[in-house]
Context: one part of a larger RNA
């Protein structure tokens, strides 16, 4: 609960596609459901409101009247909504000629580093720390050279730079594939916006089956530190991290800011286009993205400020004091872990 709100106070769904629904451009014309208007019927009486009257007043009682509203029937109107028909191109889309990109998937390849193995040189240490020790080394380590193997990640370029709806995406090449941007035409002709349910995607960790396992490293063991040290430091080290397929479906999934459209001062950087222009360097204009500063306005303040938190419209989600509690219960999803939905008593 017909209210006010949602960047930080409670509150934007993690993100998209899209069903129902809601909302919807310009012109002409028809209809008349909504809408406006006339007539009429009805909505018993009492009651309520107004006027008058009767009890000495009032309450009370009696008489009269009106407004208003609902519904039905029947006429009229046509601006708006709706609906039918015809048309339009400014919204939306298709296509041709161009462009940028770590967008996605698959395959192949590369170098640096690390660890391990083999061999050479070589000798007493190495490693680690605040200092040490556990550890490692004369069975020859560390260092260095050569060869080999393996797995994972791709230095520099690299940039408040790019791409993606979000999660996210960085070595190189090839193939397949999605989206985006500008300019000039042609075409379709409102095909649009949002979106309850639904469906799909969704970091890390985790789970299942099978591989793989270099480095790192929960758990675990040891050494230190300490009053203690179930930690921080250190030596090891299993799951895991990697791959394939399947599941999980969460996050400070954040811009803590839903999506779309329109309007409202500027300045400055940067990325990708186009046009003009030049000495083919500047510079100017314009579109799309991404930053900073800032005016009006907004805001509790911080701040936001054409990438709005300004001014409006459309649609969705959500909030309604703290704790109890994202708990219990029910339902539902999941192999499990757990997820979704989600109270109350009580208490302040």
């Nucleotide at each position: 609960u017909u209210g006010g709100g949602c960047g930080u106070a409670a509150a934007g769904g993690g993100c998209g596609c899209g069903u129902a629904g809601g909302c919807g451009g310009c012109c002409a014309u028809g209809c008349a459901a909504g809408c406006c208007u006339g007539g009429u019927g009805u909505g018993a009486a009492a009651u309520c409101u107004c006027c008058c009257a009767g009890c000495u007043c009032a309450a009370c009682u009696g008489g009269g009247a009106a407004u208003g509203c609902g519904c039905g029937c029947u006429g009229g109107g046509a601006a708006c909504u709706g609906u039918g028909u015809g048309g339009c191109u400014a919204g939306a889309g298709u296509u041709u000629a161009g462009g940028a990109g770590g967008g996605g998937g698959a395959g192949c390849u590369g170098g640096a580093a690390u660890u391990c193995c083999u061999g050479g040189u070589g000798u007493a240490g190495g490693g680690g720390u605040g200092a040490a020790a556990u550890c490692u080394g004369u069975a020859g380590a560390u260092a260095u050279c050569a060869g080999g193997a393996a797995g994972a990640a791709c230095a520099c370029c690299g940039g408040u730079g790019g791409c993606g709806a979000a999660g996210g995406c960085g070595a190189g090449c090839u193939c397949c594939u999605g989206g985006c941007c500008a300019u000039a035409g042609a075409c379709u002709g409102a095909c649009g916006c949002u979106g309850a349910g639904g469906c799909g995607c969704g970091a890390a960790a985790g789970c299942g089956u099978g591989g793989g396992g270099a480095g790192c490293g929960a758990a675990c063991a040891g050494g230190a530190u300490u009053a203690g040290a179930u930690a921080c430091c250190u030596u090891g080290g299993u799951a895991g991290u990697c791959c394939a397929c399947g599941c999980u479906g969460u996050a400070a999934a954040c811009g803590a800011u839903g999506u779309g459209c329109a309007c409202u001062a500027g300045g400055u950087g940067u990325a990708g286009g186009u046009u003009g222009g030049u000495a083919u360097g500047a510079c100017a204009a314009u579109c799309u993205g991404u930053g900073c500063c800032g005016g009006a306005g907004c805001g509790a303040a911080c701040g936001c400020g054409u990438u709005a938190a300004g001014u409006g419209c459309a649609c969705c989600g959500c909030c309604u004091g703290g704790g109890g509690a994202g708990u219990a219960u029910g339902c539902u999803c999941g192999c499990a872990a757990g997820g979704g939905u989600g109270a109350a008593a009580c208490u302040c």
The part of an RNA shown here (small-subunit ribosomal RNA, central domain) has 348 nucleotides and comes from an uncultured organism.
The RNAcentral record of the full RNA draws on ENA and SILVA.
It matches the Rfam family "Bacterial small subunit ribosomal RNA".
Its mean pLDDT, the model's own confidence on a scale to 100, is 90.